Predicted 3D model of a 139-nucleotide RNA (FMN riboswitch aptamer (RFN element)).
RNA sequence: AUCGUGCUCCGGGGGUCGGUGAAAUUCCGAACCGGCGGUUAUAGUCCGCGACCCGGUUCAUUCAGUUCCUCUUGAAUGGCCCGGCCGAAUCGGUGAAAUUCCGGUACCGACAGUCACAGUCUGGAUAAAGGCGCACGAG
Numbered sequence: 001a002u003c004g005u006g007c008u009c010c011g012g013g014g015g016u017c018g019g020u021g022a023a024a025u026u027c028c029g030a031a032c033c034g035g036c037g038g039u040u041a042u043a044g045u046c047c048g049c050g051a052c053c054c055g056g057u058u059c060a061u062u063c064a065g066u067u068c069c070u071c072u073u074g075a076a077u078g079g080c081c082c083g084g085c086c087g088a089a090u091c092g093g094u095g096a097a098a099u100u101c102c103g104g105u106a107c108c109g110a111c112a113g114u115c116a117c118a119g120u121c122u123g124g125a126u127a128a129a130g131g132c133g134c135a136c137g138a139g
Base pairs, nucleotide, nucleotide: 002138003137004136005135006134007133009131010130016030017029018028019027031120032119033109034108035049036048037047038046044107045106053084054083055082056081058079059078060077061076062075063074064073089105090104091103092102093101111123112122113121
């Protein structure tokens, strides 16, 4: 240095002003922001992952039904795994190599909540992909 197991910690940014209105940080105008891993060159847009939601298998717990027990059935909650869903970029330049750098012009942004429709407010999230470190073990 590599692999495995365990533990601690870390692990998402951005909204102001004006207008309309009974009411909008949600509409209109001018703005701002960009998780994680990979990629011969640095990525919101290339490939993949994570959150939310939906479905399925399985395990555990609880409840119900049954005169009692057992079997069996149904429902709820939680965990693992599998699947579904899963947004958006081009042109030019440099170069060995860049949809990743530079320049121009664009585009995208889940779910729930709200006296008005949300990437920016509130919430799940003290979550998660993953990362640093430590300990033990293996060859």

Its mean pLDDT, the model's own confidence on a scale to 100, is 78.
The model forms 100% of the base pairs in the Rfam consensus.